[in-house]
Molecule: c-di-GMP-I-GGC riboswitch aptamer
Organism: Candidatus Caenarcanales bacterium
C1' cells in the first nucleotide's frame, strides 16, 4: 500500500416516537437501534425526491461511482 477476524478499544445510528424549522422534499435535538470498517468529510458525475408544467431553485448521500482524511491489526 492493500485487505478485513464471531479480535480488542472506541465510534456512528435505520424504522418508529416526541418537540422544533420548512409550502414540500427534508432537517435539527432527544429517545430508539435496523444496520455500518469509512454509515467520517465533500457534493464533482449519475440517480432518487420536492416546489403548479417548463425554466429555475431546493433536497438526499444509510443509492452507484469519484475526491480528501482516518482508529485497530488476525489470516491470506
Nucleotide at each position: 500500500g492493500a485487505c478485513g477476524a464471531c479480535a480488542a478499544a472506541g465510534g456512528c445510528a435505520a424504522a418508529c416516537c416526541a418537540c422544533a424549522a420548512g409550502u414540500a422534499a427534508u432537517u435539527g435535538u432527544g429517545g430508539g437501534g435496523c444496520g455500518c470498517a469509512a454509515a467520517a468529510c465533500c457534493a464533482c458525475a449519475g440517480a432518487g425526491c420536492c416546489u403548479a408544467a417548463a425554466a429555475a431553485g431546493g433536497u438526499u448521500g444509510g443509492c452507484u461511482g469519484g475526491g480528501u482524511u482516518a482508529c485497530c491489526g488476525a489470516a491470506a